[in-house]
Molecule: transfer RNA
Organism: Patescibacteria group bacterium
RNA sequence: GCCGACCUAGCUCAACGGUAGAGCAGCGGUAUCGUAAACCGCAGGUUAAGGGUUCGAUUCCCUUGGUCGGCU
Numbered sequence: 001g002c003c004g005a006c007c008u009a010g011c012u013c014a015a016c017g018g019u020a021g022a023g024c025a026g027c028g029g030u031a032u033c034g035u036a037a038a039c040c041g042c043a044g045g046u047u048a049a050g051g052g053u054u055c056g057a058u059u060c061c062c063u064u065g066g067u068c069g070g071c072u
Base pairs, nucleotide, nucleotide: 001071002070003069004068005067006066007065010024011023012022013021018055026042027041028040029039030038048064049063050062051061052060
């Protein structure tokens, strides 16, 4: 330099055009003499950035940035 994949909650990841979710972590509660485990609940998001298509975009298209891999 060329090609490809990926970027979503603090972390690991779902969601293939129609209300953004789960697990872990965090907080509160139940229970226990107490702690942990367990169980119940709560909170947490500029979906990397910008633009486009669309009634509607995490999803499709373009540009930029970043991460990883392959080729040279």